[in-house]
RNA sequence: GAGAGCUGGACGGCCGCGGAGUCCUGAGAAAUCAGGGCGAUGAGGAAAGUCCGGGCUUCAUAGGGCGGGAUGCCGGCUAACAGCCGGGCGGGGAGACCCGACGGAUCAGUGCCACAGAAAAGAAGACUCCCUCAAAGCCUGGAUAGGCUGCGAGAGAAAAGCUGAAACGGUGCGGUAAGAGCGCACCAGCGUCAUGGCAACAUGGCGGCUUGGUAAACCCCAUCCGAAGCAAGGGCAAAUAGGAACGCAAUGGGCUGGCCCGGUUCGCGUUCGGGUUGCCUGCUCGAAACCGCUGGUAACGGUGGUUCUAGAUAAAUGGUCGUCUUAAAAGACAGAACCCGGCUUAUAGGCUCUCUU
Numbered sequence: 001g002a003g004a005g006c007u008g009g010a011c012g013g014c015c016g017c018g019g020a021g022u023c024c025u026g027a028g029a030a031a032u033c034a035g036g037g038c039g040a041u042g043a044g045g046a047a048a049g050u051c052c053g054g055g056c057u058u059c060a061u062a063g064g065g066c067g068g069g070a071u072g073c074c075g076g077c078u079a080a081c082a083g084c085c086g087g088g089c090g091g092g093g094a095g096a097c098c099c100g101a102c103g104g105a106u107c108a109g110u111g112c113c114a115c116a117g118a119a120a121a122g123a124a125g126a127c128u129c130c131c132u133c134a135a136a137g138c139c140u141g142g143a144u145a146g147g148c149u150g151c152g153a154g155a156g157a158a159a160a161g162c163u164g165a166a167a168c169g170g171u172g173c174g175g176u177a178a179g180a181g182c183g184c185a186c187c188a189g190c191g192u193c194a195u196g197g198c199a200a201c202a203u204g205g206c207g208g209c210u211u212g213g214u215a216a217a218c219c220c221c222a223u224c225c226g227a228a229g230c231a232a233g234g235g236c237a238a239a240u241a242g243g244a245a246c247g248c249a250a251u252g253g254g255c256u257g258g259c260c261c262g263g264u265u266c267g268c269g270u271u272c273g274g275g276u277u278g279c280c281u282g283c284u285c286g287a288a289a290c291c292g293c294u295g296g297u298a299a300c301g302g303u304g305g306u307u308c309u310a311g312a313u314a315a316a317u318g319g320u321c322g323u324c325u326u327a328a329a330a331g332a333c334a335g336a337a338c339c340c341g342g343c344u345u346a347u348a349g350g351c352u353c354u355c356u357u
Stems, first nucleotide, its partner, number of pairs: 001355007009324007017042002021038007044333001048344002051342005056229004063261004068225005073087005088102001089100004103220002109218002111214003122168001127161002130156001131154003136149005169187006188210001190207007233281004243272006252266005288307008
């Protein structure tokens, strides 16, 4: 340097805070209420961000269609996932290892490719150069002739140059007037067949010689998705009084969390103004934690035993002293709010194992 994992002081005294339960006193017929004492027990590895997924709860928008969203190599795990495990492919690294939105771009279609450049996708294009023809001029020569420059034409060509992130496969040999998959060999890519593999894919053979990139553009394909959230929801108590303005009112209006169908309701909607918002419950035993055995490469599953581990509600979980461990008691990130599984982010210091150069 790489990977995996652990820890985030322990015990005791005193003071303080929340507090299951329990005891005493007083009131009351009782339920219960008030005051006081004792007191089990009392934050994290991320309690965080609220980014995914699920449990639970309520709601006919839970019915259908359109639209929308999420995911996207393959196989497995799971309650589920955008998570995890194993494998494949691509990229990076000397290596241990790391990273990847990694389906489809000729057999659906459309779009876009700035600047530069002749040309940016159409079997396209031609600025320089190359090749052929060649007006005209010049030079040499006694002359037939030879040479040079080269307007212009080409239904020649795309090898070389130039531009660009990218120029219509690459390299080499042959071929040609010059050239070109025009021919051949190898390579890349595409298609197809065989073999191996559950598969992704890999290896090999054959084929016509070639088809740009972009889907983190629309789109297509496959799978999944009703919505809202514990201020959900339930119970008790209280309140919903008296009003004002405007609008619409039956082939109509309201509700229908994007639209339509469907559904539902009928005096309703909007604004102004007024009232209530206290207590109990939901609430913590759960896909729970730990220790064995066991199936599986693993994620994970099965099974046996043991344990109970905050439940407060404006919100407690703190301080100090001593001893021990330590290099040093110790300073980092940070505070539960219905509950779980993940991911991500923050984190002083300390420790363990494996591997690489």
Source information:
RNAcentral holds the sequence, with entries from MGnify. Predicted 3D model of a 357-nucleotide RNA (Bacterial RNase P class A) from a bovine gut metagenome. The coordinates come from a structure-prediction model, not an experiment, and the mean pLDDT is 75. The model forms 97% of the base pairs in the Rfam consensus. It matches the Rfam family "Bacterial RNase P class A". The family's RNA type in Rfam is ribozyme. Rfam links the family to the GO terms tRNA processing, dimeric ribonuclease P complex and ribonuclease P activity.